[in-house]
RNA sequence: CUUAUCAAGAGCGGGCGAGGAAUCUGGUCCUGUGACCCCGCGGCAACCAGUACGAAUGUAAAACGGUGCCAAUUCCAGCAAGCUGUCGCUUGAAAGAUGAG
Repeated sequence: CUUAUCAAGAGCGGGCGAGGAAUCUGGUCCUGUGACCCCGCGGCAACCAGUACGAAUGUAAAACGGUGCCAAUUCCAGCAAGCUGUCGCUUGAAAGAUGAG
C1' cells in the first nucleotide's frame, strides 16, 4: 500500500501505583473496592495454514500450528447524503483495529 471483517463472545492470581477508554475536540463511562499496562495460568473466537467435500467462488467439522482478542457497537459523536419544524434517526465515508498478501 491492497484487501476482508469490526452490534456477538471471553476469567482468576501476581506486580506497578494514577490515570485510562488510538489521535484531536465534545460528551459519557472505567478507575486506590487499584483501573491502564506487564507477567503466569485460563478462556473466547475462527483471519491464515491444515483436514473433508467441490471444477471453482466456496461449504462443513475441528481448534494441534501462526495471529488476534477477553468494559461499554471501533463507548458515542464530530465529514457527507437522506428523513425531520426541532431534538434526533438512517446510510455511507474518513480515521482506527485485526488478519492475509
The RNA shown here (SAM riboswitch aptamer (S box leader)) has 101 nucleotides and comes from a soil metagenome.
Model confidence (mean pLDDT): 88 of 100.
The sequence is in RNAcentral, with records from MGnify.